This is a predicted structure of a 74-nucleotide RNA (transfer RNA) from a Patescibacteria group bacterium. The sequence was found in a public genome assembly. Its Rfam family is "tRNA". By type it is a transfer RNA.
Parts: sequence; structure tokens; C1' cells
RNA sequence: GGCGGGGUAGCUCAGAAGGUUAGAGCGGGGGACUCAUAAGCCCCAGGUCGCGAGUUCGAUUCUCGCCCCCGUCA
Repeated sequence: GGCGGGGUAGCUCAGAAGGUUAGAGCGGGGGACUCAUAAGCCCCAGGUCGCGAGUUCGAUUCUCGCCCCCGUCA
């Protein structure tokens, strides 16, 4: 350098035919329960959906460029 996959919450990842409040588990905070602790239960916070541009009434989703990571070929 070519090709393929990926970048979404602190971590691991879903998701999306373009529109509804952007989600789960773990982690964090709180509550209830208990003599107490743990587990389980309930609630809460936390996100520029990598960056920029384009298309569109509307983009996290489509298109283009760039950056980063992984694999592969040379």
C1' cells in the first nucleotide's frame, strides 16, 4: 500500500426498513428486605453512536473523505 471486519455508556457488546424515549449485561450510586452480611428484588446516574462533509423534511443508520484498532495479501 490492496482487501475484509470493526469504532455506540467506565468495560463487553446489541441495535437501526432513515423518524418514536438509543439499549442489555457487568461495573457505579441509592432504596427496600434482614439481627446483620451476601444473593436475589426495585430505582437512579452516565452517551458528541470515531471526526468532517454530502444526500434528505429528517442521519447513530445511506454516500464520500480522513483517523484509529483487528485480520489478511504483498